[in-house]
């Protein structure tokens, strides 16, 4: 360099709930906690999902309904780029 992660070592991460701040939302950060993970490291490039505030459109108009990323998931998929051990 390629494989696979069966095994050993050292360790990494951190789902849900809960506090706290952000943020219209979905989501984010810390924090506490572990569901699970070998890329759960990085990238929103293809597809998927999620939200709909501004922005349009309507309607019965103190209020409410539709569309619509530009917003947000990398712990949905698949690419991209980059890393740890031991093994073949």
């Nucleotide at each position: 360099u390629u494989c696979a992660g069966a095994c050993a070592a050292g360790g990494g991460c951190a789902a849900a709930a809960c506090c706290a701040c952000c943020g219209a939302a979905a989501g984010g950060u810390g924090g506490c906690g572990a569901c699970g993970c070998a890329a759960a490291g990085u990238c929103a490039c293809c597809g998927g999902u999620c939200u709909a505030a501004a922005g349009g459109g309507c309607u019965g108009c103190u209020a409410g309904c539709c569309c619509c990323a530009u917003g947000a998931c990398a712990g949905c998929g698949g690419g991209a780029c980059c890393g740890c051990c031991g093994g073949a």